Molecule: transfer RNA
Organism: Pseudozyma flocculosa PF-1
RNA sequence: GGUUCUAUGGAGUAGUGGUCAACUCUAGCGGUUCUGAUCCGCUCGCCCCCGGUUCGAAUCCGGGUAGGACCU
Numbered sequence: 001g002g003u004u005c006u007a008u009g010g011a012g013u014a015g016u017g018g019u020c021a022a023c024u025c026u027a028g029c030g031g032u033u034c035u036g037a038u039c040c041g042c043u044c045g046c047c048c049c050c051g052g053u054u055c056g057a058a059u060c061c062g063g064g065u066a067g068g069a070c071c072u
C1' cells in the first nucleotide's frame, strides 16, 4: 500500500427500513429477612463520526476514525 471483517448502556450480546432500540450480568432504590445472602419489583444508562438515499436509517450507500485477519 491492497482486500476483507467489526464498532449498539459500565461488561457481554440481540436487533430483515417503521413499534418505547431488547436480553443477561453489574450499579442504584424498594419489598422480603433480626442482619445478610437468595428471591421479587422498580429505576438509571447505549446505536463510533460526518454526509447521502428514503415519507421514514442502528439497519442501505459513500467518506473518515479505531481495532482484527489476510496479501504484498
Base pairs, nucleotide, nucleotide: 001071002070003069004068005067006066007065010025011024012023013022018055027043028042029041030040031039048064049063050062051061052060